The RNA shown here (transfer RNA) has 72 nucleotides and comes from an Anaerolineaceae bacterium. Rfam family: tRNA. It is annotated as a transfer RNA. RNAcentral records the identical sequence in 5 taxa. The coordinates come from a structure-prediction model, not an experiment, and the mean pLDDT is 82. Lineage of the source: Bacteria > Chloroflexota > Anaerolineae > Anaerolineales > Anaerolineaceae.

[in-house]
């Protein structure tokens, strides 16, 4: 350089073009407890960037950026 794949909370993953974007761990507060690193309740936090298609885009298309694998 070329080909393929990927990019979603702090981390790891879900999400038929249509519901308030879900789950686990983590995290914050509260409760419980002799204690909490156990248990319970509640909260914060996210679609890589730009454009296009569409009534509607995390999802489809294009370009860019970043990462991985393969190849010479």
């Nucleotide at each position: 350089g070329c080909g393929c794949c990927c990019g979603u909370a702090g981390u790891g993953a879900a999400a038929a073009g249509g519901a308030u974007a879900u789950c686990a761990c983590g995290u914050u507060g509260c409760c419980c407890u002799c204690c909490g690193g156990a248990g319970g309740c509640a909260g914060a936090a996210g679609u890589c960037u730009g454009a296009g298609u569409u009534c509607g885009a995390a999802u489809c298309u294009c370009a860019g950026c970043g990462g991985g694998c393969g190849u010479a």